Annotation: SAM riboswitch aptamer (S box leader) from Actinomycetospora chiangmaiensis DSM 45062, 96 nucleotides, folded computationally.
[in-house]
RNA sequence: UAGCCAUCCCGAGCGGCCGAGAGACCUGGCUCCCUGACGCCGCAGCAACCCCCCGCAUCCCGCGGGCGAGGGUGCUCAUGCCAGGACCGAUGGAGG
Repeated sequence: UAGCCAUCCCGAGCGGCCGAGAGACCUGGCUCCCUGACGCCGCAGCAACCCCCCGCAUCCCGCGGGCGAGGGUGCUCAUGCCAGGACCGAUGGAGG
């Protein structure tokens, strides 16, 4: 990183710092917020995409199930907050 595949109504918060907006973008609504939101850091937790384990299939790609002790990510107000919109977005994976 254009394109491809999967998921996005379940689940899981405390502390420190900062200081005014935040919930991706547009319109409308709604929600959170100086009793400190958003963000950053630390710790804790959730979950099960990949690693991992079992079975099946197979030239390869794969399909179904299991585990969270451990590793790589992710996530921890509200359905991706809701409706409409658009070259939509986010996360993971396989590739180039």
Its Rfam family is "SAM riboswitch aptamer (S box leader)". Its family is annotated with regulation of gene expression in the Gene Ontology. Rfam's curators write: The SAM riboswitch is found upstream of a number of genes which code for proteins involved in methionine or cysteine biosynthesis in Gram-positive bacteria.
Lineage of the source: Bacteria > Bacillati > Actinomycetes > Pseudonocardiaceae > Actinomycetospora chiangmaiensis.
The sequence was found by an Rfam model in a public genome assembly.